[in-house]
A computed fold for a 73-nucleotide RNA from Paramuricea clavata, annotated as transfer RNA. The RNAcentral record of the sequence draws on ENA and Rfam. The coordinates come from a structure-prediction model, not an experiment, and the mean pLDDT is 82. Its Rfam family is "tRNA". Rfam classes the family as a transfer RNA.
RNA sequence: GAUCUCGUAGCUCAGUUGGUAGAGCAUUGGACUAGUGAACCAAAGGUUGUGGGUUCGAUUCCCACCGCGGUCA
Numbered sequence: 001g002a003u004c005u006c007g008u009a010g011c012u013c014a015g016u017u018g019g020u021a022g023a024g025c026a027u028u029g030g031a032c033u034a035g036u037g038a039a040c041c042a043a044a045g046g047u048u049g050u051g052g053g054u055u056c057g058a059u060u061c062c063c064a065c066c067g068c069g070g071u072c073a
Base pairs, nucleotide, nucleotide: 001072002071003070004069006067007066010025011024012023013022019056027043028042029041030040049065050064051063052062053061
């Protein structure tokens, strides 16, 4: 330099024919207990990497850029 994959909650990851995003763990609260932990109930937590384009509507489609990784030179 070329090319491919990936980027979504604090962490690990889901999310298909485009219709306003979820799980587990972690965190907080409740309940339980003499107390702690486990198990139980609930809550909070997201400008879907950035910026544009298409569309009535974009995590999803298109383009550029940024970053991690792989391959080739």